This is a predicted structure of a 532-nucleotide part of an RNA (small-subunit ribosomal RNA, 5' domain) from a metagenome.
Context: one part of a larger RNA
RNA sequence: GAUUGAACGCUGGCGGCAUGCCUAACACAUGCAAGUCGAACGGCAGCACGAGAGAGCUUGCUCUCUUGGUGGCGAGUGGCGGACGGGUGAGUAAUACGUAGGAAUCUGCCUCAAAGUGGGGGACAACCCGGGGAAACUCGGGCUCAUACCGCAUAAUCUUUACGAAGCAAAGUGUGCCUCUGCUUGCAAGCAUACGCUUUGAGAUGAGCCUACGUCUGAUUAGCUAGUUGGUGGGGUAAAGGCCUACCAAGGCGACGAUCAGUAGCUGGUCUGAGAGGACGAUCAGCCACACUGGGACUGAGACACGGCCCAGACUCCUACGGGAGGCAGCAGUGGGGAAUAUUGGACAAUGGGGGCAACCCUGAUCCAGCAAUGCCGCGUGUGUGAAGAAGGCCUGCGGGUUGUAAAGCACUUUCAGUGGGGAGGAGAGACUUGUUGUUAAUAGCGACGAGUUGAGACGUUACCCACAGAAGAAGCACCGGCUAACUCUGUGCCAGCAGCCGCGGUAAUACAGAGGGUGCGAGCGUUAAUC
Numbered sequence: 001g002a003u004u005g006a007a008c009g010c011u012g013g014c015g016g017c018a019u020g021c022c023u024a025a026c027a028c029a030u031g032c033a034a035g036u037c038g039a040a041c042g043g044c045a046g047c048a049c050g051a052g053a054g055a056g057c058u059u060g061c062u063c064u065c066u067u068g069g070u071g072g073c074g075a076g077u078g079g080c081g082g083a084c085g086g087g088u089g090a091g092u093a094a095u096a097c098g099u100a101g102g103a104a105u106c107u108g109c110c111u112c113a114a115a116g117u118g119g120g121g122g123a124c125a126a127c128c129c130g131g132g133g134a135a136a137c138u139c140g141g142g143c144u145c146a147u148a149c150c151g152c153a154u155a156a157u158c159u160u161u162a163c164g165a166a167g168c169a170a171a172g173u174g175u176g177c178c179u180c181u182g183c184u185u186g187c188a189a190g191c192a193u194a195c196g197c198u199u200u201g202a203g204a205u206g207a208g209c210c211u212a213c214g215u216c217u218g219a220u221u222a223g224c225u226a227g228u229u230g231g232u233g234g235g236g237u238a239a240a241g242g243c244c245u246a247c248c249a250a251g252g253c254g255a256c257g258a259u260c261a262g263u264a265g266c267u268g269g270u271c272u273g274a275g276a277g278g279a280c281g282a283u284c285a286g287c288c289a290c291a292c293u294g295g296g297a298c299u300g301a302g303a304c305a306c307g308g309c310c311c312a313g314a315c316u317c318c319u320a321c322g323g324g325a326g327g328c329a330g331c332a333g334u335g336g337g338g339a340a341u342a343u344u345g346g347a348c349a350a351u352g353g354g355g356g357c358a359a360c361c362c363u364g365a366u367c368c369a370g371c372a373a374u375g376c377c378g379c380g381u382g383u384g385u386g387a388a389g390a391a392g393g394c395c396u397g398c399g400g401g402u403u404g405u406a407a408a409g410c411a412c413u414u415u416c417a418g419u420g421g422g423g424a425g426g427a428g429a430g431a432c433u434u435g436u437u438g439u440u441a442a443u444a445g446c447g448a449c450g451a452g453u454u455g456a457g458a459c460g461u462u463a464c465c466c467a468c469a470g471a472a473g474a475a476g477c478a479c480c481g482g483c484u485a486a487c488u489c490u491g492u493g494c495c496a497g498c499a500g501c502c503g504c505g506g507u508a509a510u511a512c513a514g515a516g517g518g519u520g521c522g523a524g525c526g527u528u529a530a531u532c
Base pairs, nucleotide, nucleotide: 001532002531003530004529006528007527008526009525010524013379014378015377016376017375018374019372020371021337026335027334028333030332031331032330035080036079037078040077041076043073044072047071048070049069050067051066052065053064054063055062056061057060087290088289089288096215097214098213099212100211101210102209105207106206110203111202112201113200114199115198116197117196118152120150121149127142128141129140130139131138132137158167159166160165172195173194174193175192176191177190216262217261218260223253224252225251228250229249230248231247232246233245234244235243265287266286267285268284269280270279271278272277292313293312294311295310296309315326316325317324318323343369345368346367347366351365352363353362354361355360382412383411384410385409392403393402394401395400416473418468419467420466421465422464426459430454431453432452433451434450435449436448437447438446439445476521477520478519479518480517481502482501483500487516488515489514490513491512497504498503
């Protein structure tokens, strides 16, 4: 000099863009952070509508009961998603990361392609009845649906294989039209279409595995290793492999630093520097690891799973003492620790994600707002004129000098802030009507491309523009002995004090304290800490 996720002191007008627990991976009150689908299913607790019956009477309303008939829908069965997104950096010095390669693998949803989607069965929730318990919850009996579950059939370019053969699947739902029957509701069959289901192949994406090289300090750590190194057989995995196991051999690593100990998430990058380097790894992005501590598996395409399960432990809470409940390193917020780090805010309008045919629902992701000079950038706190060089202050050699065009005065301007008006863009969708076209038996439906109408904004009193009034509301901080830009007076008298280094202070202190003056930077200025 540059820099910082900074803190402290004094001071503080506005805006834009960023950033904000670096310490206790300490403990957490409260709310929210993952749901959705009725176009899979049986149903109907609640709400609304309709229908039927009854009662009241102001004869067209009110009340009661019944009824899944309709819109919808609590709880339940079932499907998909809760493995993403979000947080943190404890552990980890190599099961990690970075770069470059590799072969023995899996991959839900998505895309393309081939084929199939036949025929049956038995349960279990919900519900009803009964019981136990303070609660959490739980037990028994009975009824029942499905895209839930289980057989049968079919079976290859799939799997196993001795190449003869053997084995393996599925689910339906919505919409439209026509025919038949029918009083209406509705029922049955067929066709079309949309979304599905099953098997297989290919792709895309994601993930698992292997190899090489690189990645901090210590030798006041020199030897380490028995599943250890390799082989064979077997097991196991999606997959290679001591990954596991039995037997056999005696290997394997190490001064090119093994082992041990300490420290540490790694990288793109950030800071500094002319560079080479050095230091760091906040925000943003990629990867990894973790989710109260330790262990374990289940489900699933994917987890050994932050807001899932089981066991053990510590802690907290409830209890009728028999037993139960919990996990903010999600967003806010609280206590504690600390020099120190924010709101128990708004909205799903946009972007993205989950579910759904869709409408839509959910989303503390996200977008916004709030707080903080924490940082960077921009703007303002007026402009011109004005010598009687006013008054006052300070100095003085008493003549004067300086503060100083500074002020006052005069003439202007109105950025920003304030008040009142106007006012974009972020909106592309979606819905309804309709045209052309494809599919089709179809002028249904569905898909593609248009047209018209309608149409949703948290931010938001938005950005921006106009008008109004009035210099009106807006300057400090550090320093002045040398380094280092800037000097005098008074007080003090080795005292009080200053200080980054040299050093000042013991009666004339440009070094202490105050004042006047000056210098530097400026909504900041200094100090401390830290890196180059």
The RNAcentral record of the full RNA draws on SILVA. Its mean pLDDT, the model's own confidence on a scale to 100, is 85.